Description
GlmS glucosamine-6-phosphate activated ribozyme aptamer from Clostridium acetireducens DSM 10703, 160 nucleotides, folded computationally. The RNAcentral record of the sequence draws on Rfam and Ribocentre. The coordinates come from a structure-prediction model, not an experiment, and the mean pLDDT is 78. Of the family's consensus pairs, 89% are formed in the model. Rfam family: glmS glucosamine-6-phosphate activated ribozyme aptamer. About the family: This entry contains a glucosamine-6-phosphate activated ribozyme that is found in the mRNA for GlmS. GlmS is an enzyme that uses fructose-6-phosphate and glutamine to generate glucosamine-6-phosphate. The ribozyme catalyses self cleavage of the glmS mRNA that is thought to regulate GlmS activity. It is annotated as a riboswitch.

């Protein structure tokens, strides 16, 4: 330095990066000089918060909007999304199907609530690109909670 085991540690706009894109260096090329070009080496970026997990399976570009004016672009993996199925819950009691949901267990209306980044300063660390901490400060959403409204088909019983 490479494989390899094992142990711990550590997540969901969450990890990594061989493409671009930026930066430093070194050669070359070109220029009267530069600006600039190409190769190589090392580097630097590469999702801003809000939601989201019953159980087993499949398949796999899987919610909501903010900025920016578009690199948060491209590729890799992975995921609490989706299908089916089981099991629950709820639709006057009970069982059947049959709809919506998932243990805060109807869709949907109505009305309220409810972000971080960017933006602005200050400190560190780097030749640089850019990183890291912290002040101040708005402003969302078909998301997510609260309230309000809002409900099937058949049999049997029981009340009026």
């Nucleotide at each position: 330095u490479a494989u390899a085991a094992a142990u711990u540690a550590a997540a969901a706009g969450c990890g990594c990066c061989a493409g671009g894109a930026c930066u430093u260096a070194a050669a070359a090329u070109g220029u009267a000089g530069a600006u600039a070009u190409u190769u190589u080496a090392a580097g630097u970026u590469g999702a801003c918060g809000a939601g989201g997990a019953u159980g087993g399976g499949g398949a796999g570009u899987a919610u909501c909007g903010a900025a920016a004016u578009g690199u948060u672009c491209g590729g890799c993996g992975g995921a609490u999304g989706c299908c089916c199925c089981a099991c629950g819950g709820u639709a006057u009691a009970a069982c059947a199907c049959u709809a919506c949901c998932g243990u805060u267990a109807a869709a949907g209306a109505u009305u309220g609530a409810u972000a971080a980044a960017a933006c602005u300063g200050a400190a560190a660390a780097g030749u640089g690109a850019u990183u890291u901490u912290u002040g101040g400060a708005a402003c969302a959403a078909u998301a997510u909670c609260a309230a309000u409204u809002a409900g099937g088909u058949g049999u049997u019983a029981a009340u009026a």